The prediction has a mean pLDDT of 83.
Transfer RNA from Candidatus Shapirobacteria bacterium CG08_land_8_20_14_0_20_39_18, 73 nucleotides, folded computationally.

[in-house]
RNA sequence: GGGCCGUUAGCACAGUUGGUAAUGCGCCGCAUUCGCAUUGCGGAGAUCGGCGGUUCGACUCCGCCACGGUCCA
Numbered sequence: 001g002g003g004c005c006g007u008u009a010g011c012a013c014a015g016u017u018g019g020u021a022a023u024g025c026g027c028c029g030c031a032u033u034c035g036c037a038u039u040g041c042g043g044a045g046a047u048c049g050g051c052g053g054u055u056c057g058a059c060u061c062c063g064c065c066a067c068g069g070u071c072c073a
Base pairs, nucleotide, nucleotide: 001072002071003070004069005068006067007066010025011024012023019056027043028042029041030040031039049065050064051063052062053061
C1' cells in the first nucleotide's frame, strides 16, 4: 500500500426482499422470606463508530474517514 470481516445499552450479542431495534447478564422497583439467596413480575437504559449520498423512509444500500481483527505485498 491492497483484499476481506467487524463496530448496535455498562458487558455479550440478534436484527438483509429498506418501514422508528430483540435477547441474556448486569442495574432499579415490587412480590415471595424473620432476613438473605433463589424464583416470579414490572421498569429504566442503544439518535445503531463518524461525515456525506440515494430514498417518501436507512442499523440495513453507496462513498469517504476512524478504530479493531485477519490475509497478501
Notes:
It matches the Rfam family "tRNA". It is annotated as a transfer RNA. Its family is annotated with triplet codon-amino acid adaptor activity in the Gene Ontology. The same sequence occurs in records of 3 taxa. The RNAcentral record of the sequence draws on ENA.